[in-house]
RNA sequence: UGAGGUGACCGGGUGGCCGCGGCUCGUCUUCGGACGGGUCGAGGAAAGUCGGGGCUCCAUCGGGCAAGGUGCUGGCGAGAGCCAGGUCGGGGCGACCUGACGGACGUGCAACAGAGAGAGACAGCCGAUGGGCAUGCUGGACAUGCCACAGGUGAUGGUGAAACGGUGCGGUAAGAGCGCACCAGCGGCGUCGGCGACGACGUCGGCUCGGUAAACCCCACCCGGAGCAAGGUCGAGCAGGAAGAUGGGCGGCCCGUCCGUUUCUUCCGGGUAGACCGCACAGAUGGAUGGCCACCGGGGCAGCGAUUCGCUGUCCUACAGAACCCCGCUUACAGGCCACCUCACCAU
Numbered sequence: 001u002g003a004g005g006u007g008a009c010c011g012g013g014u015g016g017c018c019g020c021g022g023c024u025c026g027u028c029u030u031c032g033g034a035c036g037g038g039u040c041g042a043g044g045a046a047a048g049u050c051g052g053g054g055c056u057c058c059a060u061c062g063g064g065c066a067a068g069g070u071g072c073u074g075g076c077g078a079g080a081g082c083c084a085g086g087u088c089g090g091g092g093c094g095a096c097c098u099g100a101c102g103g104a105c106g107u108g109c110a111a112c113a114g115a116g117a118g119a120g121a122c123a124g125c126c127g128a129u130g131g132g133c134a135u136g137c138u139g140g141a142c143a144u145g146c147c148a149c150a151g152g153u154g155a156u157g158g159u160g161a162a163a164c165g166g167u168g169c170g171g172u173a174a175g176a177g178c179g180c181a182c183c184a185g186c187g188g189c190g191u192c193g194g195c196g197a198c199g200a201c202g203u204c205g206g207c208u209c210g211g212u213a214a215a216c217c218c219c220a221c222c223c224g225g226a227g228c229a230a231g232g233u234c235g236a237g238c239a240g241g242a243a244g245a246u247g248g249g250c251g252g253c254c255c256g257u258c259c260g261u262u263u264c265u266u267c268c269g270g271g272u273a274g275a276c277c278g279c280a281c282a283g284a285u286g287g288a289u290g291g292c293c294a295c296c297g298g299g300g301c302a303g304c305g306a307u308u309c310g311c312u313g314u315c316c317u318a319c320a321g322a323a324c325c326c327c328g329c330u331u332a333c334a335g336g337c338c339a340c341c342u343c344a345c346c347a348u
Stems, first nucleotide, its partner, number of pairs: 001344007009336002012296007020041009043319001047330002050328005055227004068222004072085005086101006102218002106216002108212002118164001122157002124153003129150002131147006137140001165183006184208002186205008231277004240268006247259004297317009
């Protein structure tokens, strides 16, 4: 200098003009409001509404089953989750990025291919043993040869993502951890390191029966539902109810009682409309937080001059916008900046 990695931060500024919403003060008012001053007025994600919590209502003695979720270790946290680490993989020369994580005893599953997908014989090899046949003579529980019938085999070929450790020597009828040496894995024991997951070393055991649990299943832990259109307070008018006045019947009159509702008065009145609370040092109500211009920034490209840079032209300046609140996760984002680290080249 160029190309990258990780973590954190910022994400335009000033002025003018025209506007918007809340609160407050003043003046005016036709009491509805108007005007003026002051002050406050979006984000790192306000987004997706994914995981939790607060808050509210409903349900709920307690316990269990079912359904669902989570699943390595330590710390923090109410929890989601975050940070650090472990083991096994994948990517990168590297800094680093990224995926998975309890348990294969039981039941099941493994497309196509293949004989066989958990124990299997298609080709191949062998046929020691058992069987059949032939020959020999020593005449048998015999020897030799043939057959490939029973059977043995997991070495070789072939199939597959995967075929029951690998290499070598021995061994065998042929083979095989069948035996041995070394290597790999698994398990037991011991020592050391670590809080732990786990790691290192030693030793013993031929133990080498694999994969799959986002298949059933087993183990441990967690888990009621709905959501601010939650919910609460007040509540016009209307329907309806009660009392009184008034009118009528019973009556000579009063009291009383019955009828009517023409009219009036008072009271009650579920739910609704509506208002307020819930609700916030932005705030809500179909939703304010904006628009234009100028200048200054920042960056890309091109041209000219040039030492880092300067000038000119041109383009870009994002994603996005609260609606009950908070914590997290995920996703979007022009560009800038800081710290540490990696690789390549050059110079000293």
Bacterial RNase P class A from Ilumatobacter nonamiensis YM16-303, 348 nucleotides, folded computationally. Rfam family: Bacterial RNase P class A. It is annotated as a ribozyme. The model forms 90% of the base pairs in the Rfam consensus. Taxonomically the source falls in Ilumatobacter nonamiensis (Bacteria, Actinomycetota, Acidimicrobiia, Ilumatobacter). The sequence was found by an Rfam model in a public genome assembly.